Molecule: c-di-GMP-I riboswitch aptamer
Organism: Chloroflexota bacterium
RNA sequence: GUGCCGAAACGGCUAACCCGCCGAAAGGCGGGGACGCAAAGCCAUGGAUCUAAAGUUUGCUAGUCUCGUAGCAGACAAUGAUGGCCAGGCUACCGAA
Numbered sequence: 001g002u003g004c005c006g007a008a009a010c011g012g013c014u015a016a017c018c019c020g021c022c023g024a025a026a027g028g029c030g031g032g033g034a035c036g037c038a039a040a041g042c043c044a045u046g047g048a049u050c051u052a053a054a055g056u057u058u059g060c061u062a063g064u065c066u067c068g069u070a071g072c073a074g075a076c077a078a079u080g081a082u083g084g085c086c087a088g089g090c091u092a093c094c095g096a097a
Base pairs, nucleotide, nucleotide: 005095006094012037013036017032018031019030020029021028022027035084041090042089043088045087046086047085048082049081050080055076056075057074058073059072060071061070062069
C1' cells in the first nucleotide's frame, strides 16, 4: 500500500407517522421526524413482491332495424414501482484484533 474484517473515533443516511406536491395506483419528491443501517452510497442485470391506467376477456344494464356504442363489476396482464426483499455490478470514510 492492497484485500478481508468491523473494536474505537469523526461523521453520514433515514423507517413508521404528519404536512405539501406529482401519479390511475403502487409509489416518488420536498420539509419535519428517527425504527434502524458499515455501504440503508450509485446501478432495475436476475429473481421475488406490489399496483393495474391502457390493453384483452367474461357477465349485467341502457340504447340500437342489424352491426357498432356507453356505464358498472370480475379475471388476466407491466411497458409502472420496490435497491431498507434477496442476489449481482461499480465506487467510498476510518483503522484495533